[in-house]
RNA sequence: GUUUGAUAAAGCCAAACUUAGAGCAAUCUAAGGACGGAAAACUACAGGGUCUCAUGCAGACAGCCAGUUGCCUAA
Numbered sequence: 001g002u003u004u005g006a007u008a009a010a011g012c013c014a015a016a017c018u019u020a021g022a023g024c025a026a027u028c029u030a031a032g033g034a035c036g037g038a039a040a041a042c043u044a045c046a047g048g049g050u051c052u053c054a055u056g057c058a059g060a061c062a063g064c065c066a067g068u069u070g071c072c073u074a075a
Stems, first nucleotide, its partner, number of pairs: 002075002005072001012037002017032006035063001041068003047065002049061004053056001
């Protein structure tokens, strides 16, 4: 540097749901929770896609694909 992701080690994130708050909504924030994740880290007019309603060069989603960077591990 390239490829792999287990039955290993160390740690990380946290779906549904509940409570409180914000928002018309999609959805977001905090706490609890753990379905899962080897990029579930970052990126949202300027790749595609999905969703919302107050339908406008308006918002939301990165845990849909994608792009960028990267830990551990094995070969």

c-di-GMP-I riboswitch aptamer from Candidatus Izemoplasma sp., 75 nucleotides, folded computationally. The coordinates come from a structure-prediction model, not an experiment, and the mean pLDDT is 78. It matches the Rfam family "c-di-GMP-I riboswitch aptamer". Gene Ontology term of the family: cyclic-di-GMP binding. The sequence was found by an Rfam model in a public genome assembly.